[in-house]
RNAcentral holds the sequence, with entries from ENA.
This is a predicted structure of a 74-nucleotide RNA (transfer RNA) from a Minisyncoccia bacterium.
RNA sequence: GUCGGCGUAGCUCAUCUGGCUAGAGCGUGGGACUCAUAAGCCCAAGGUAGAUGGUUCAAGUCCAUCCGCCGACA
Numbered sequence: 001g002u003c004g005g006c007g008u009a010g011c012u013c014a015u016c017u018g019g020c021u022a023g024a025g026c027g028u029g030g031g032a033c034u035c036a037u038a039a040g041c042c043c044a045a046g047g048u049a050g051a052u053g054g055u056u057c058a059a060g061u062c063c064a065u066c067c068g069c070c071g072a073c074a
Base pairs, nucleotide, nucleotide: 001073002072003071004070005069006068007067010026011025012024013023019057028044029043030042031041050066051065052064053063054062
C1' cells in the first nucleotide's frame, strides 16, 4: 500500500429479513433471609449502538468517508 473482519451497558456478547419500549450473563448498588458472612432469592441504576454524512415514512441493522483494533497478501 491492497483486501477482509470487528467496534452495541464497567466486562463478555445477543438483536435472525430495516419496524412496535435496544436486551442477556457477569459485575455494581439496594432489599429480604441469617446470630453474622457467603451462596442462592427479589429489586434497581447504567446505552447519543466508534464519528460524520446519506438513503428511507422508519436505521444498531443499508450506503459513503473517516477513526481505532485484528488478520491475510505485498
Its mean pLDDT, the model's own confidence on a scale to 100, is 81.